Transfer RNA from a Candidatus Cloacimonadota bacterium, 75 nucleotides, folded computationally. Rfam family: tRNA. It is annotated as a transfer RNA.

RNA sequence: GACCCCUUCGUCUAGGGGUUAGGACUCCAGAUUUUCAUUCUGGCAACAGGGGUUCGAAUCCCCUAGGGGUCGCCA
Repeated sequence: GACCCCUUCGUCUAGGGGUUAGGACUCCAGAUUUUCAUUCUGGCAACAGGGGUUCGAAUCCCCUAGGGGUCGCCA
């Protein structure tokens, strides 16, 4: 340098054009308990950035950034 893949709540992860963007763990509040723990209920919190296509984009396309892989160049 070329090509391919990945980037979503604090963490892990689902999603393949119309979802209030879901789940688990964490955290917060409440219930239960003499207390703690457990258990139960509820809540907070996310689409890497920009542009395009589309009536509509986390999802498709392009560029950028970061990460990973294969090959090549130099030596």